Molecule: Glycine riboswitch aptamer
Organism: uncultured Methylobacterium sp.
RNA sequence: AUGCGGGAGAGCCCAACCGGUCCUCUUGCAGGAACGGUAUGGCGCCGACGGAGCAACCGCCCCCGGAAACUCUCAGGCACAAUCACCGCAU
Numbered sequence: 001a002u003g004c005g006g007g008a009g010a011g012c013c014c015a016a017c018c019g020g021u022c023c024u025c026u027u028g029c030a031g032g033a034a035c036g037g038u039a040u041g042g043c044g045c046c047g048a049c050g051g052a053g054c055a056a057c058c059g060c061c062c063c064c065g066g067a068a069a070c071u072c073u074c075a076g077g078c079a080c081a082a083u084c085a086c087c088g089c090a091u
Stems, first nucleotide, its partner, number of pairs: 001091006011043001013042003016038004021033004025028001044078003050074001051072003057066003
């Protein structure tokens, strides 16, 4: 490095739009309810891909360099799924 297995966190929140279903009546381009979808908006949140920062530490011991699972959330993610550090086995 490859393959297999394991592998977390955080709203399936609110609104808008669309779709069909159900209910109500004053039968209408009506009202209400839940469900599904969105490349939309809003706020909240997560951190184990990526990125960045500090720095323990390490090399050298001047400079310099390498540096995290810490920190920040730019991207990313917040039902399931996918991604995924890390661990085990095999080559």